[in-house]
RNA sequence: GAUCCAGGUCAGAUGAUCGCUUUAUACCUCAGGUAUAAAGAGGAAAGUCCGGGCUCCAUAGAACAUGUUGCCGGGUAACUCCCGGGGGUUCUCUUGUAAAGAGAGCUACAGAAAGUGCCACAGAAAAUAUACCGCCUGCAUGCAGGUAAGGGUGAAAUGGCGGGGUAAGAGCCCACCGCUUGGCUGGCAACAGGCAAGGCAUGGUAAACCUCUUCAGGAGCAAGAUUAAACAGCAGCAGAGUUGUUCGCUCGAUGCUGCGGGUAAAUCGCUAGAGCAUUCUGGUAACAGUCUGCCUAGAUAGAUGAUCAUCGAUAACAGAACUCGGCUUAUAGACCUGGAUUUUUA
Repeated sequence: GAUCCAGGUCAGAUGAUCGCUUUAUACCUCAGGUAUAAAGAGGAAAGUCCGGGCUCCAUAGAACAUGUUGCCGGGUAACUCCCGGGGGUUCUCUUGUAAAGAGAGCUACAGAAAGUGCCACAGAAAAUAUACCGCCUGCAUGCAGGUAAGGGUGAAAUGGCGGGGUAAGAGCCCACCGCUUGGCUGGCAACAGGCAAGGCAUGGUAAACCUCUUCAGGAGCAAGAUUAAACAGCAGCAGAGUUGUUCGCUCGAUGCUGCGGGUAAAUCGCUAGAGCAUUCUGGUAACAGUCUGCCUAGAUAGAUGAUCAUCGAUAACAGAACUCGGCUUAUAGACCUGGAUUUUUA
């Protein structure tokens, strides 16, 4: 320098003229208007998938149902999120028989000996599982007995490889690996590494039902609160509320339900926050504490647009509606940091 991967920043800038919304001040002919000043859509504002803040039911509980979490430790207001670690597994590279090491990913990671279900086809046989081909022995051309080492079928066939032994074979026996049990060392733990003994092993699947475990009251800013306006009733019900059911609790006709009539405007909620930037300390990190500074939309048929000039080239995805922390999805290009491979130079 090139290629690939991961993470991060930006998301056109400056100036002028006119136009739109909010706030503050001043004035006026004061439902409003004029002037000046300041501010005015995102990294995802999208999805509405999780978790909260906040509001109400409400004085407030229990069980079931329904969903939901799933290795260990930590972070957070909380989470199915984030950080670190462990197990499993994939790809690439190095050395190389393999193994081992390094780098980059994925992980829906509790339980199969509580029970039920399923494993098509192929195959002899798929878990209450077997002898098709083959091998050996005897009689004899077919039968009887033994066998599960070799072959076939399959995603998967009653541990694996090597040796001994046998009529041929088989953990039948032995060494190594694997598995089970016991204890030792390290670690908060998941777990890892040794040691000893042993029958040599009861397939897989729970993103199937299920068991265990974690969490969950519900509804949601069209929540809810205040002021204004308007009023026409009729019928039914011992119930109504607690937003799945039951129990409990509270209230109870000034209530609830159905039909019908009238009114429906304004204000608050509505933006100073689990806020942003930054210094220092602690921590592997997520993050926590601290110093200093800043105030950055609040519309309500719904606001930021147009023109010109210069620069820049990048013009993509795309517009707040109570709000915050995540996750997911879309995205043109420029720049920065790190890692891997490779080329060149010293």
The RNA shown here (Bacterial RNase P class A) has 346 nucleotides and comes from a Spirochaetia bacterium. Taxonomically the source falls in Spirochaetia (Bacteria, Pseudomonadati, Spirochaetota). The sequence was found by an Rfam model in a public genome assembly. Model confidence (mean pLDDT): 76 of 100.